A computed fold for a 77-nucleotide RNA from a Paracoccaceae bacterium, annotated as transfer RNA.
RNA sequence: AGAUCUAUAGUUCAGUUGGUUAGAACAUACGCCUGAUAAGUGUAAGGUCGAUAGUUCAAGUCUAUCUAGAUCUACCA
Numbered sequence: 001a002g003a004u005c006u007a008u009a010g011u012u013c014a015g016u017u018g019g020u021u022a023g024a025a026c027a028u029a030c031g032c033c034u035g036a037u038a039a040g041u042g043u044a045a046g047g048u049c050g051a052u053a054g055u056u057c058a059a060g061u062c063u064a065u066c067u068a069g070a071u072c073u074a075c076c077a
Stems, first nucleotide, its partner, number of pairs: 001073007010026004019057001028044005050066005
């Protein structure tokens, strides 16, 4: 320098052909349960879907550029 992949809740990850309200587990808060704790169980909170722009009636999903990370190739030494 070129190519490919990844970026979604605090963490780890789903998300089908673009479709009407974006989810799970763990963690957190508050309950239930217990003599108490753990375990179990219920509820709740938690999201700029990396950023910007574009296409579309409609974008987490498609396109372009950029940012960060990973891998491969090439070049230099």
Annotation:
The sequence was found in a public genome assembly. Rfam family: tRNA. By type it is a transfer RNA. Taxonomically the source falls in Paracoccaceae (Bacteria, Pseudomonadota, Alphaproteobacteria, Rhodobacterales).